Notes
The RNA shown here (SAM riboswitch aptamer (S box leader)) has 105 nucleotides and comes from Thermoflexibacter sp.
[in-house]
């Protein structure tokens, strides 16, 4: 970095440091943010993907390897569907795209 499978409306912050923009890009919304956010770093959580045990399905356990700790993966965008409409606005639904994990190359 590629390529498959799974998962993504549950969960779970505190302190220091920094100091001005964040929230994947791109557009639109809407949200966070000098009461100090993103980050970073140290503590403490959460979950259970791989590992561990019991082992048919399952079910337990968190020492270890990740992962995560605002909002649904914060919304929504092109595609199919359903309703209501003067605008338009909502419902469902796979996709794609993105993120974590596991193997493989």
């Nucleotide at each position: 970095a590629a390529u498959u499978u799974a998962u993504a409306c549950a969960g779970a912050a505190g302190a220091a440091g920094c100091g001005a923009g964040a929230g994947a890009a791109c557009a639109g919304g809407c949200u966070c943010u000098a009461a100090g956010a993103c980050c970073u770093u140290c503590u403490g959580g959460c979950a259970a993907c791989c590992c561990c045990u019991c082992c048919a399905a399952g079910a337990g356990a968190a020492c270890g390897g990740u992962g995560c700790c605002a909002a649904u993966u914060c919304c929504u965008g092109a595609c199919c569907u359903a309703a209501a409409u003067c605008a338009u606005u909502u419902u469902g639904g796979g996709a794609a795209a993105u993120a974590u994990a596991a193997a493989u190359u």
Record summary
Lineage of the source: Bacteria > Pseudomonadati > Bacteroidota > Cytophagales > Thermoflexibacter. The model forms 97% of the base pairs in the Rfam consensus. It matches the Rfam family "SAM riboswitch aptamer (S box leader)". From the family's description: The SAM riboswitch is found upstream of a number of genes which code for proteins involved in methionine or cysteine biosynthesis in Gram-positive bacteria.